A computed fold for a 75-nucleotide RNA from a Lentisphaerota bacterium, annotated as transfer RNA. It matches the Rfam family "tRNA". Its family is annotated with triplet codon-amino acid adaptor activity in the Gene Ontology. The RNAcentral record of the sequence draws on ENA. RNAcentral records the identical sequence in 2 taxa. Model confidence (mean pLDDT): 84 of 100.

[in-house]
RNA sequence: GGGCACUUAGUUCAGUGGGAGAACGCUGCCUUCACACGGCAGAAGUCACAGGUUCAAAUCCUGUAGUGCCCACCA
Numbered sequence: 001g002g003g004c005a006c007u008u009a010g011u012u013c014a015g016u017g018g019g020a021g022a023a024c025g026c027u028g029c030c031u032u033c034a035c036a037c038g039g040c041a042g043a044a045g046u047c048a049c050a051g052g053u054u055c056a057a058a059u060c061c062u063g064u065a066g067u068g069c070c071c072a073c074c075a
Stems, first nucleotide, its partner, number of pairs: 001071007010024004018055001026042005048064005
């Protein structure tokens, strides 16, 4: 330098055009003498960034950035 994949809650991930979600973690309450387990409730998201397409974009297109893998070149 070229190609491919990925980027969504604190973490791991789902969601492939119209409602942003799960598990774990966190907070509060119940339970207990207390802790743990368990139950109930809650908080936490500019969906990497910019532009475009569309009535409508996390989702489609382009560019940029980051991460990983493969190939090539130089030394």